[in-house]
RNA sequence: ACUACGGAGAGUUUGAUCCUGGCUCAGGAUGAACGCUAGCGGCAGGCCUAACACAUGCAAGUCGAGGGAGAAUGCAGCAAUGCAGGGAACCGGCGGACGGGUGCGGAACACGUAUGCAACCUGCCCUAUCCAGGGGGAUAGCCCGCCGAAAGGCGGAUUAAUACCCCGUAAUAAUGCGUUCCCGCAUGGGUUUGCAUUUAGAGGAGCAAUCCGGGAUAGGAUGGGCAUGCGCAGCAUUAGCUAGACGGCGGGGUAACGGCCCACCGUGGCUAUGAUGCUUAGGGGCCCUGAGAGGGGCAUCCCCCACACUGGGACUGAGACACGGCCCAGACUCCUACGGGAGGCAGCAGUGAGGAAUAUUGGUCAAUGGGCUCACGCCUGAACCAGCCAUGCCGCGUGCAGGAAGAAGGCCCUCUGGGUCGUAAACUGCUUUGGGUGCCGGCGAACCGCGGGGACGUGUCCCCGCCUGACGGUAGGCACAUAACAAGCACCGGCUAACUCCGUGCCAGCAGCCGCGGUAAUACGGAGGGUGCGAGCGUUAUCCGGAUUUAUUGGGCUUAAAGGGUGCGCAGGCGGCCCGAUAAGUCGGCGGUGAAACCCGUGCGCCCAACGCACGGCCUGCCGCCGAUACUAUCGGGCUAGGGUAGAGGCAGCGCUUUUGGAAUGCGUCAAGUAGCGGUGAAAUGCACAGAUAUGACGCAGAACGCCGACCGCGAAGGCAGGGGGCGGGCCAUCUACCGACGCUCAUGCACGAAAGCGCGGGUAUCGAACAGGAUUAGAUACCCUGGUAGUCCGCGCCGUAAACGAUGAUAGCUGGCCGUGCGGGAGCGAUCCUGCGGGGCUGAGGGAAACCAUUAAGCUAUCCGCCUGGGGAGUACGCCCGCAAGGGUGAAACUCAAAGGAAUUGACGGGGGCCCGCACAAGCGGUGGAACAUGUGGUUUAAUUCGAUGAUACGCGAGGAACCUUACCCGGGCUCGAACGCCGCAGGGAUUAUCCGGAAACGGGUAAGCCAGCAAUGGCCUGCGGCGAGGUGCUGCAUGGCUGUCGUCAGCUCGUGCCGCGAGGUGUCGGCUUAAGUGCCAUAACGAGCGCAACCCCUGCCGCCAGUUGCCAACGGGUCAUGCCGGGGACUCUGGCGGGACUGCCGCCGCAAGGCGCGAGGAAGGCGGGGAUGACGUCAAGUCAGCACGGCCCUUACGUCCGGGGCUACACACGUGUUACAAUGGGGCGGACAGAGCGAAGCCACGCAGCGAUGCGGAGCAGACCGCAAAACCGCCUCCCAGUUCGGAUUGGAGUCUGCAACCCGACUCCAUGAAGCCGGAAUCGCUAGUAAUCGCGCAUCAGCCACGGCGCGGUGAAUACGUUCCCGGGCCUUGUACACACCGCCCGUCAAGCCAUGGGAGCUUGGAGCGCCUGAACCGCAUAGCCGCAAGGCGUGCCCAAGGGCGAUACAGGCGACUGGGGCUAAGUCGUAACAAGGUAGCCGUACCGGAAGGUGCGGCUGGAACACCUCCUUU
Repeated sequence: ACUACGGAGAGUUUGAUCCUGGCUCAGGAUGAACGCUAGCGGCAGGCCUAACACAUGCAAGUCGAGGGAGAAUGCAGCAAUGCAGGGAACCGGCGGACGGGUGCGGAACACGUAUGCAACCUGCCCUAUCCAGGGGGAUAGCCCGCCGAAAGGCGGAUUAAUACCCCGUAAUAAUGCGUUCCCGCAUGGGUUUGCAUUUAGAGGAGCAAUCCGGGAUAGGAUGGGCAUGCGCAGCAUUAGCUAGACGGCGGGGUAACGGCCCACCGUGGCUAUGAUGCUUAGGGGCCCUGAGAGGGGCAUCCCCCACACUGGGACUGAGACACGGCCCAGACUCCUACGGGAGGCAGCAGUGAGGAAUAUUGGUCAAUGGGCUCACGCCUGAACCAGCCAUGCCGCGUGCAGGAAGAAGGCCCUCUGGGUCGUAAACUGCUUUGGGUGCCGGCGAACCGCGGGGACGUGUCCCCGCCUGACGGUAGGCACAUAACAAGCACCGGCUAACUCCGUGCCAGCAGCCGCGGUAAUACGGAGGGUGCGAGCGUUAUCCGGAUUUAUUGGGCUUAAAGGGUGCGCAGGCGGCCCGAUAAGUCGGCGGUGAAACCCGUGCGCCCAACGCACGGCCUGCCGCCGAUACUAUCGGGCUAGGGUAGAGGCAGCGCUUUUGGAAUGCGUCAAGUAGCGGUGAAAUGCACAGAUAUGACGCAGAACGCCGACCGCGAAGGCAGGGGGCGGGCCAUCUACCGACGCUCAUGCACGAAAGCGCGGGUAUCGAACAGGAUUAGAUACCCUGGUAGUCCGCGCCGUAAACGAUGAUAGCUGGCCGUGCGGGAGCGAUCCUGCGGGGCUGAGGGAAACCAUUAAGCUAUCCGCCUGGGGAGUACGCCCGCAAGGGUGAAACUCAAAGGAAUUGACGGGGGCCCGCACAAGCGGUGGAACAUGUGGUUUAAUUCGAUGAUACGCGAGGAACCUUACCCGGGCUCGAACGCCGCAGGGAUUAUCCGGAAACGGGUAAGCCAGCAAUGGCCUGCGGCGAGGUGCUGCAUGGCUGUCGUCAGCUCGUGCCGCGAGGUGUCGGCUUAAGUGCCAUAACGAGCGCAACCCCUGCCGCCAGUUGCCAACGGGUCAUGCCGGGGACUCUGGCGGGACUGCCGCCGCAAGGCGCGAGGAAGGCGGGGAUGACGUCAAGUCAGCACGGCCCUUACGUCCGGGGCUACACACGUGUUACAAUGGGGCGGACAGAGCGAAGCCACGCAGCGAUGCGGAGCAGACCGCAAAACCGCCUCCCAGUUCGGAUUGGAGUCUGCAACCCGACUCCAUGAAGCCGGAAUCGCUAGUAAUCGCGCAUCAGCCACGGCGCGGUGAAUACGUUCCCGGGCCUUGUACACACCGCCCGUCAAGCCAUGGGAGCUUGGAGCGCCUGAACCGCAUAGCCGCAAGGCGUGCCCAAGGGCGAUACAGGCGACUGGGGCUAAGUCGUAACAAGGUAGCCGUACCGGAAGGUGCGGCUGGAACACCUCCUUU
């Protein structure tokens, strides 16, 4: 440069990821249908179903120039009659075999394509040559008669022809016998020539010329016939089919070949490259889709085929086995006088029926085409037009421009306002297609014919004029008037373009897939808005695409679906090196064909387009000729590298067979011996005093072979193990010789093939399905135990399957390393090295979804075989094959699901592992669970017992104070600008105080006194009226904020950058050591950082400094009965402010370091001193709408609010938390001592008096280091003496005190009396590791009082124990398994029960198509014919053959129904169990056998696709 113009994906399996894989969507298409909607035109299309049945009309006739006859009329004639004469029927000719319809049948030379016919025909048409002489007899019609309802028929008489027959003539025709030359792939063909035989004919028109016809032959053209190669549907669960079947000879028949038909002879022919059977189907050009390859289709148009009510048949003819012809049979319909007849819309219209569904009983022959004709012309539902239908394609319109007060209105919102519909409308200007009215108005028409003219001979040809339009007054043009008459449909969760409000509340509904809807739904319904397309838009159906999801282009098989269990091996496929030949494949050139239409390109014509026309391309194919020869193939020749053979050497647990050995086990006998043995988690069954077990000796039997022994060897696989022998097979290395591609693979086939199992016979020691018993258990048809039969063993014969696995077919070559190892060969003195064949490990490149594989490939190539195509149904059913059976092999469908899967990741979990924590266990102390009471809760009750909290993490919790109030609940009585608050307007001035009446009060009504600031307006305040905001402890904590509980004061949770991985993700954060700690150190593809940890803060423990009242008191002084009481002091204690102090700093040992250890030092204190505050990322849709706040919803004379009373305190019960006890470590009495932290004015209250007391009456001090509340256990003495008590104090009676408006429901306290249960608490369960538990009291908040024994604090006295981490609980890190991921409170299996669905079997009933046998047998062709007719040709009749149909019978196949029956699938919450997933609690799974409600259990053999590496164990669910 040229060629080429073309290929997009998405959703959905998961917590997330990658992969596999199916389902689904976006596109295009349609003879469509349905829903909503609809203005016009052009072009096209229009029964896909019942090849179901059809009323009516039309769709094939024409020729009078073939013939007879011949009306009206005309002419001639006096008339008879003759001539002319349109048009029916008849004879005759041509055409009815075309055109038009349909898709039944048919899987076939039917169709397509390419050839052949030396094996053929061809009317009309064309060319050429030749010919047309003579004769004859009939028959329709017409006339007459007869039969019949009709259709129609019969008889007689007469007659013509281009109808029919005979004779003659004739060839380049046909037949037979010869002949010359040439040719072909065979039969054979062409050509020359001779003889013999046979076969023709028609006339008509015209005055005529002439024209139209006729016969023969040859040729052409056209149309057909036959044959062949190749192409052309599904099922192999259809594997064998075949009697004219295959061939031959002879004949018949045909236009012609042929087994097409017949006689005879032979026994063949087809088939895995799919015969036969069954099912389905007209084929092609083309059409749709697709990048293409391909897939799907066969409507319209064209070609071919088949069919014409169903079946059969021939006739005529050039042509038919004939859509609108004939005959017969059948079914159906119609007519009928019942005797008999008629009919065939799959022609055009039309009707009924069927169906989701498909049109007018239209016009015209004007054009095109066809038939007939000399012609004019006639006929033509072919055709051309019109009508109906948005069925499709194409075009046009419903206006265009301007126009913001961004109107009204709708909708939405954060709502004096804004947004949006929206320049949209209004309004202004402009235009007038389509529709309407009026006017004009085609092309399609040129032929023929007629008239005229011209050229050679009035025929032929040419020219001019005239005549001819269904569509149709249509297309088109012009004029007039007006924005005037003309927009819908679907969608808006993702895919997929387009969002809000309301309604609804797992309802109603949507849905193509994923999925939406259970009170705030962009997913349902409506609305507003938006998106897409637009006279259409959606839905449904179907096809292709996307789907490389059947993969030729262009896939796979270790684990996702998929390698056959293994070998041998026929067919088949593939095949080493060199040379030559051929040219089949292959490649090139040329030729023929590949119809047109279609498609593509370029132009042209309808205004454009759709549509149409022209030319070119294309038609990727087939056939032929010529050429090329690299590769493949074939043939020939050669070679040795593949393969094989032989000799010499080795190896083995290779097979078969025989023989033999010891140990163990069991049994027998004997001996010896005694009370148990055995078995288990623990037991029991069992065995044993009739002497077991244990022990010894001897004997017998069967089975298996320890050590060697190994990640080792051998074998094709299964598999193979004591030793020896025999027979057979295999492999390896080295060297040499020979053969010379003899090779590789392998469908079908054949053989081998663990265990179990089967048959016959033997054998039987052990073990041991089934079975029995004992245990375990809720049960235990199991796991464990004691027994034990088949079997396990042998021989012979079956079976033929396994996780028959390396889940990896065989063969060959190629592609890096390292390390063991078995056997052989070589080198070296040796260590060792080299080499071949095996068997292993690790790691590269490469591959892989990853895990992983990696010279033993899952890498890179080549050949061949097997196999896969979503999950379930199901390796099931049916059929067939094999088997004695068990069963095996082959192997579906309906239906159903939106997944089922593989690998890896992060978690979570494990009756997995490792490491480590915690009052987690253990060790210990005290409790709870029993009692009574208090309190909370459940439950129950109630008018109400208001509400919330509900495992841990609710239950002395919200409550840190329910008699009214609180209060939210109930009953009753009131109020409605409201009980409270803000604002506005009006009126009053009664702001406030006192008081009366009704009433339970709220409330209602009334009386009296009486406002403030300002000069005033007016304001404050109050009341009333009116208005705007109210109010709600009503709902939703699953709409929320905030706060809180819990894991958990656990040590974790993350990020940036880098690195690794396709990715989720990992690394860091893992590992080693260490720590209370992800605390730190070391190591390190990581390096850093953040939130947590720690520290910083507070209290406390020691010391110092400062300060010194209300505290303190050593020294000094004063004073008292006594006391820091006073002066004073600043030492001490203390108070409270500031500092110091502790850091593994020092020493020793260990350790790399970090750090650890040390009755080491020092120190008040050590190794975070003790305590507090502090709570990471997050989890529990945890808790709270009733503390508060807040979205939404709800109530508004009530779900608001006020008041009185009641309730929250109920009580047959149940639980939690507590108090007090059950006593002597105690109770009681008397006496005595010592705190801390707090609180106190409507208060704490000394002290005094009264009272037994609660308390009362007085009364000082104290707003507090000053006064007060104000200690107990303890100590001392006395008493009680083990008792339901001098324990214990409930309960009850009585009497009181105090608070308060008020203690009835329903307060606390006091005194007297009463004295209950209870004597230490079942299973179980809680707290606590030191100033802790235990025990003792004190204070405070709330509060009038108090149901406080609660809560929060304070101090006093003051222990015990921790071996240890196995176990229980919770937690952290690492690792492992997983079928879990709302995460083990997970998942999940099977029976049973219920509903629905499809399906297998099924006594039988029934339907269909095909075949077979027998009987019967129409028409017709053919053959025969002795009877009949005819002059003859011929016909009739009769017989036979063939044969549609009918009948009977037996059989196979396919389908439907089917009592009952088998399993299967699906279905929010049924029953029984727990099989599987974590070691799933007995590892699981595979094959097989037996057993069991069920999952399943057990035996035997196999597999790893099993965890763990261990202490004694059984059960442990959801």
Small-subunit ribosomal RNA from Uliginosibacterium sp., 1518 nucleotides, folded computationally. Its Rfam family is "Bacterial small subunit ribosomal RNA". Model confidence (mean pLDDT): 86 of 100. The RNAcentral record of the sequence draws on ENA and SILVA.